[in-house]
Molecule: transfer RNA
Organism: uncultured Eubacteriales bacterium
RNA sequence: CGGGGUGUGGCUCAGCUUGGUAGAGCGCUUCGUUCGGGACGAAGAGGUCGCGUGUUCAAAUCUCGUCACCCCGA
Numbered sequence: 001c002g003g004g005g006u007g008u009g010g011c012u013c014a015g016c017u018u019g020g021u022a023g024a025g026c027g028c029u030u031c032g033u034u035c036g037g038g039a040c041g042a043a044g045a046g047g048u049c050g051c052g053u054g055u056u057c058a059a060a061u062c063u064c065g066u067c068a069c070c071c072c073g074a
Base pairs, nucleotide, nucleotide: 001073002072003071004070005069006068007067010026011025012024013023020057028044029043030042031041032040050066051065052064054062
């Protein structure tokens, strides 16, 4: 320098193909249960989807650019 992959709650990931309310498990908070803890049950908080741009009535999803990390090539 060229090509490819990944980036979404604190963590691990799904959702992208086919645009239409941002989700799951674990974790966290509160309550119940218990002598207490754990486990279990109930409720709740927490992310504008790496960043920017374009298209669209509508973008995590499509376009273009860019950043970080990983792989391959030179």